Predicted 3D model of RNase P RNA and transfer RNA as a complex of 455 nucleotides. Rfam match: Bacterial RNase P class A. Rfam classes the family as a ribozyme.
RNA sequence: UCAGAUGGCCGGAUGGCCGCUCUUGUCCGCAAGGACGGGAGAGGAAAGUCCGGGCUCCACGGAAACACGGUGACGGAUAACAUCCGCCGGGGGUAACCCCAGGGAUAGCGCCACAGAAAUCAAACCGCCUCUAUUUCGAUGGAGGUAAGGGUGAAACGGUGCGGUAAGAGCGCACCGCGUCCUUGGCGACAAGGAUGGCACGGCAAGCCCCACCGGGAGCAAGACCGAAUAGGGACGGCAUGUAAUCUGUUUCCGGAUAGCCGUCCGGGUUGGUCGCACGAGGCGUUCGGCAACGAACGUCCCAGAGGAAUGGCCAUACAGUCUCCCGAAGCCUCGGCGCAGGGAGAUGGACAGAACCCGGCUUACAGGCCGUCUGACGCA
RNA sequence: UGGGAGAUCGUCUAAUGGUAGGACUGCAGAUUCUGACUCUGCCUAUCUAGGUUCGAAUCCUAGUCUCCCAGCCA
Numbered sequence: 001u002c003a004g005a006u007g008g009c010c011g012g013a014u015g016g017c018c019g020c021u022c023u024u025g026u027c028c029g030c031a032a033g034g035a036c037g038g039g040a041g042a043g044g045a046a047a048g049u050c051c052g053g054g055c056u057c058c059a060c061g062g063a064a065a066c067a068c069g070g071u072g073a074c075g076g077a078u079a080a081c082a083u084c085c086g087c088c089g090g091g092g093g094u095a096a097c098c099c100c101a102g103g104g105a106u107a108g109c110g111c112c113a114c115a116g117a118a119a120u121c122a123a124a125c126c127g128c129c130u131c132u133a134u135u136u137c138g139a140u141g142g143a144g145g146u147a148a149g150g151g152u153g154a155a156a157c158g159g160u161g162c163g164g165u166a167a168g169a170g171c172g173c174a175c176c177g178c179g180u181c182c183u184u185g186g187c188g189a190c191a192a193g194g195a196u197g198g199c200a201c202g203g204c205a206a207g208c209c210c211c212a213c214c215g216g217g218a219g220c221a222a223g224a225c226c227g228a229a230u231a232g233g234g235a236c237g238g239c240a241u242g243u244a245a246u247c248u249g250u251u252u253c254c255g256g257a258u259a260g261c262c263g264u265c266c267g268g269g270u271u272g273g274u275c276g277c278a279c280g281a282g283g284c285g286u287u288c289g290g291c292a293a294c295g296a297a298c299g300u301c302c303c304a305g306a307g308g309a310a311u312g313g314c315c316a317u318a319c320a321g322u323c324u325c326c327c328g329a330a331g332c333c334u335c336g337g338c339g340c341a342g343g344g345a346g347a348u349g350g351a352c353a354g355a356a357c358c359c360g361g362c363u364u365a366c367a368g369g370c371c372g373u374c375u376g377a378c379g380c381a
Numbered sequence: 382u383g384g385g386a387g388a389u390c391g392u393c394u395a396a397u398g399g400u401a402g403g404a405c406u407g408c409a410g411a412u413u414c415u416g417a418c419u420c421u422g423c424c425u426a427u428c429u430a431g432g433u434u435c436g437a438a439u440c441c442u443a444g445u446c447u448c449c450c451a452g453c454c455a
Stems, first nucleotide, its partner, number of pairs: 001377010013317006020041009043352001047363002050361005055219004060255007068215005074086004088102001089100004103210002108208002110204003125150002127146008158176006177199001178197008223275004233266007245258003268454003282301008321348007331338003382451007391405004399435001407423005428444005
C1' cells in the first nucleotide's frame, strides 16, 4: 500500500423567532380561569411481539397421575431465559476468525420416491473362477464358488496397501476408522496412550417417540375507586337441596370458600374522571475480585409520562457527504489531451424510524461517520 | 394496545416429505354459412428469504401482507 477479520461509539451541531406536552414559582380574580417567569421533554432499535421476568387479577392451597408446550454437549453468569461468558466436539477458511436445534438410531414403531440384484433377518444384473454336457471350436446350457471390478443411487453391509487364492473374501498382516476394556490428565464435556474384537453397528428424531429438566391461566382494554345513565330485564342450557354443583388444562384425593351457582345469546345504559404510572433487577464514576460474562463496596444524580396521543416548524452560520465546472505535481499516450492526490467556485444537504405499564435479551431495518485490535500478500529499512 | 388465524394458476379449491391436480376463465384449432353450445390441445401458481433432509407446498426460523376477536355498568 492492497485485501480482509473483529470489537466499541456516534447517528447531526450552534444561535434566533414562533408554537406543543408535563411540572413548578409569583401576581390578579369570590370562582371558573388568566398574565409573567423557571425546569424537563423519544430510540439504538422506542419496531416485530419471538423468549424470559416484575406487576395485577382469576377462591384457592397441598399431593399424585395424565395431557399439552418448551429446552437439550460441559462448566459458569443471572431475578430468569431459547440470552451471555469460558471451554469441548464437528464443519469452513492460508490466516485473523466464522458457523452448528450439538442428548438418544443396540428401547420400540415408521419412512428411505425413481433407479437398482439388493435400501439392511437378506440378496447377485453384467462380470470373474471351478466342474460338467453339447459343440459348427466362436460359444451355449447346467451345477457350484465369489463380491475384487462394472453398473444404479443422495446413501451399497468398513477404507488403502501387501500377502494369499481357481477366482475372491478381515481369509491373514500393517496403517486408518469403529466398538469394548484399562491407565493417565481434566470439576466436567472430553483428550492422550495401551490392550483387544475381526466389523457384528447405513441415514432420518426441525417423523412418532425415549431420557433429563422447566412451565397454572390470562393480560394495564390486567385491576382499584368515584360519578352519570338505564328495564337490577328476557330466552336457552347444565347441576342441585347438601356424601351435590362450581372454584382458570384434565382427572383423583385431602383441606377450604360460595347458599342457589354457572355458561351462551338477546336486549338496555354509557363512551366521563382519578389511581395503577415511573426510585427502578435505575443511570454515571472510582476501587477491588474474576480469563470473561458478571459481582461487591463507596460516591454522585433524579432522568418523558401523553391519552387519538406533545417532543415540531421557519431562518441563519459552519462542518461532513454527494453532484457540476475550472486548475492540476504523479501517471498514460497518437504531444495535444486524459487525469490520481490536492486546491478553488457553485448547487444540494441528512438513514432507519417515533414512547403508550415497566425491565433483561433476541431478531429485523438503518444514509453516513469516528476510534481501536488482529490476519494475509507485496515493498522498504 | 393485546390476543388469534391464514397466504397454492386471473378466480375457487385439491395434494402421506417423492412428477403441483381439477373446475371456471384466457388463447389456438375443429365443428357451423356465422355465432353460441360441444370436442381437442396449450398457457398460467406453492407470499419472500434462509435452514433440516438425498429430496420441502408440507417440517423449523425470520420477514411481508391480509382477515377475525377483545371497553365499562347493571